[in-house]
Molecule: THF (Tetrahydrofolate) riboswitch aptamer
Organism: Fundicoccus ignavus
RNA sequence: GACAGAGUAGAAGAUUUGCGUAAAGUGUUGCUAGAUGGAAUGUUGCUAGCAAACGAAAAGUCUCGGUAAGGACUUGCGAUUAAUCUUUGCAUUCGCUGCA
Numbered sequence: 001g002a003c004a005g006a007g008u009a010g011a012a013g014a015u016u017u018g019c020g021u022a023a024a025g026u027g028u029u030g031c032u033a034g035a036u037g038g039a040a041u042g043u044u045g046c047u048a049g050c051a052a053a054c055g056a057a058a059a060g061u062c063u064c065g066g067u068a069a070g071g072a073c074u075u076g077c078g079a080u081u082a083a084u085c086u087u088u089g090c091a092u093u094c095g096c097u098g099c100a
Stems, first nucleotide, its partner, number of pairs: 001099001003098003010088007018080001019078003028052007038094005058075006
C1' cells in the first nucleotide's frame, strides 16, 4: 500500500430427535424493543412481544367407552422445533494475520 486472507447475525440442504395434526407452529402486515465478524455505528437482513388478516392431510391397529372425546403404537402430512454436519455468509470507519 486502491494487495491478499481470517472472522458475525443469518440462509439452503441432509441426518437424527421432538411438537402439532378437533391447529399450535411456520409464513404475511403494522407498532415497539433487542442482539448482530475484534471495536464503534448501522438496515432493506435476524430475533422477541402485542395486534390484525389468512390458512391445512389425514389414516390404520389396539384399549377405555353408549357415541364422541381420551390413551398407546404405526404410516403420512405441516412454508413445524432443536442439535450436528456440509455449503454459503454483512455495510462504513478502525483494527487482526500474511505478503510487498